[in-house]
RNA sequence: ACACCAUCCAGAGCGACUGAGAGAUCUGGCUCGACGACGUCGCAGCAACCUCCCGAGCAGCCACGCCAUCACGGCGCGGACCGGGGAACGGUGCUAACGCCAGAGACGAUGGAGA
Numbered sequence: 001a002c003a004c005c006a007u008c009c010a011g012a013g014c015g016a017c018u019g020a021g022a023g024a025u026c027u028g029g030c031u032c033g034a035c036g037a038c039g040u041c042g043c044a045g046c047a048a049c050c051u052c053c054c055g056a057g058c059a060g061c062c063a064c065g066c067c068a069u070c071a072c073g074g075c076g077c078g079g080a081c082c083g084g085g086g087a088a089c090g091g092u093g094c095u096a097a098c099g100c101c102a103g104a105g106a107c108g109a110u111g112g113a114g115a
């Protein structure tokens, strides 16, 4: 770099350095910014995608057993997964405003699992 899946109106900021633009792109707005924005670094925090733990009620799936039937099926037990609840050491991510808003498009961002 490529294609796929999920999420993007919740939440969470201080310090140091730097010094002029910044909010992804275009148009139009609006906002932040020399009372120092944006960015970088440090620390802190938020969240729960990956991760870990619990449970087995309900629904679906699979295996087995029993019962019944022409057939559909019913019950029990076990398993994996998903939806549920919790944790936050670790891998990411995030910490103005809904991805700031509206429109546009081979949109973008983040995570996961791939080739």
Base pairs, nucleotide, nucleotide: 002114004112005111006110007109008108013043014042015041016040017039021032022031023030025104026103027102028101029100044095045094046093049091050090051087052086053085054084058083061079062078064076065075066074067073099107